[in-house]
This is a predicted structure of a 74-nucleotide RNA (transfer RNA) from a Nitrososphaeria archaeon. Its Rfam family is "tRNA". Rfam classes the family as a transfer RNA.
RNA sequence: GGGCCGGUAGCUCAGCUUGGUAGAGCGACAGGCUCAUAACCUGUUGGUCAGGGGUCCGAAUCCCCUCCGGCCCA
Repeated sequence: GGGCCGGUAGCUCAGCUUGGUAGAGCGACAGGCUCAUAACCUGUUGGUCAGGGGUCCGAAUCCCCUCCGGCCCA
């Protein structure tokens, strides 16, 4: 230098293919249960979707550029 994959909640990830209300589990907080703790149950809390631009009525999703991480080629 070229190619491919990934970046979404505090953490691990799904959603992208086929544009139409951003989700799951874990966690945190509150309550219940218990003599008490854990476990369990209920509720609450969760987001510039890496950044910028474009297309579109509408973009996490499509297009372009950039940044970061991994792998391969040279």
The sequence is in RNAcentral, with records from ENA.